[in-house]
Parts: sequence; C1' cells; structure tokens
RNA sequence: AGGGGUAUAAUGUAACGGCAGCAUACCGGUCUCCAAAACCGUUCGUGAGGGUUCAAAUCCUUCUACCCCUG
Repeated sequence: AGGGGUAUAAUGUAACGGCAGCAUACCGGUCUCCAAAACCGUUCGUGAGGGUUCAAAUCCUUCUACCCCUG
C1' cells in the first nucleotide's frame, strides 16, 4: 500500500428490514439467627457521520478502533 473480518447493557452472546432479547453481574425483595445457595423483580445497550426505505442493529457508503491475509 492492497484485500477481508469484527464492533449490541458492566461482561458474554442472540436478533427474516417491523416493540432490541437471553445469561451472568449490580441493585431491591422472599427465605435464613446471620450469611451463602435457591427463587422473584427492577435498571442498564446497537462505535461515529451520511444515504436508501413508510420503517435500519440489519442494506449502501465514509470514518474510527481492533484482528487476519498478501506484498
């Protein structure tokens, strides 16, 4: 320099273009003499800009970060 891939909650991981879920963690509660475990519940998220579309996490494009390949 060229090519390819990934980016979603604190963490891991889903999601035919049509309400962003699940698990763990945190927090609250039940239970317990107290804890742990178990059970119940709450909160928290689509890397950034632009475009297509009635509607974008999803499609197109540019950028950013990281990873891989070629030289």
Transfer RNA from a Defluviitaleaceae bacterium, 71 nucleotides, folded computationally. The prediction has a mean pLDDT of 81. NCBI's taxonomy places the organism under Bacteria, Bacillati, Bacillota, Lachnospirales, Defluviitaleaceae. Rfam family: tRNA. About the family: Transfer RNA (tRNA) molecules are approximately 80 nucleotides in length. The family's RNA type in Rfam is transfer RNA.